[in-house]
Predicted 3D model of a 120-nucleotide RNA (Guanidine-I riboswitch aptamer) from Cyanobium sp. FGCU6. Its Rfam family is "Guanidine-I riboswitch aptamer". The literature on the family includes a 2017 paper in Mol Cell by Nelson et al., "Metabolism of Free Guanidine in Bacteria Is Regulated by a Widespread Riboswitch Class". Taxonomically the source falls in Cyanobium (Bacteria, Bacillati, Cyanobacteriota, Cyanophyceae). The coordinates come from a structure-prediction model, not an experiment, and the mean pLDDT is 80. Of the family's consensus pairs, 100% are formed in the model. It was read from a public genome assembly, where an Rfam model found it.
């Protein structure tokens, strides 16, 4: 002395809230059914809880993993010797503190503005 990416996507995760669904809770004079029949159960229906473990849903540049891309190095073939190209092997994203504010979506977020200011 040692080539080669702040790339795109997909699943996933810490993390999120609350649209649906389900858990709990209130109420039902008027609904439906059981009963040991005047009040408990259960069903339906309204509301309300996310200081509900949870399904669905969001979801990381500074988290994980595959897959495309782009690149690099060899290797074949072409050549006008400057390069060009098609398979094929091996390989390449280092380093990353970070608000406040906003914005979406029901709804918040480590989601986007954002590797943004601004710090070192």
């Nucleotide at each position: 002395g040692g080539a080669a990416g702040c790339a795109g996507u997909u699943c996933c995760u810490a993390g999120g809230g609350u649209u649906c669904c389900g858990a709990c809770c209130c109420c039902g004079a008027u609904c439906c059914g059981g009963c040991c029949c005047u009040g408990c159960c259960g069903g339906c229906g309204u509301g309300g809880u996310g200081c509900c473990u949870g399904g669905u849903c969001c979801g990381a540049g500074a988290g994980g993993a595959g897959c495309u891309c782009a690149c690099c190095g060899g290797u074949g073939c072409c050549u006008g010797c400057g390069g060009g190209u098609g398979u094929c092997c091996g390989g390449u994203u280092g380093c990353a503190c970070g608000g406040a504010g906003g914005g979406a979506u029901a709804a918040a977020a480590g989601c986007c503005c954002g590797g943004g200011a601004g710090a070192c």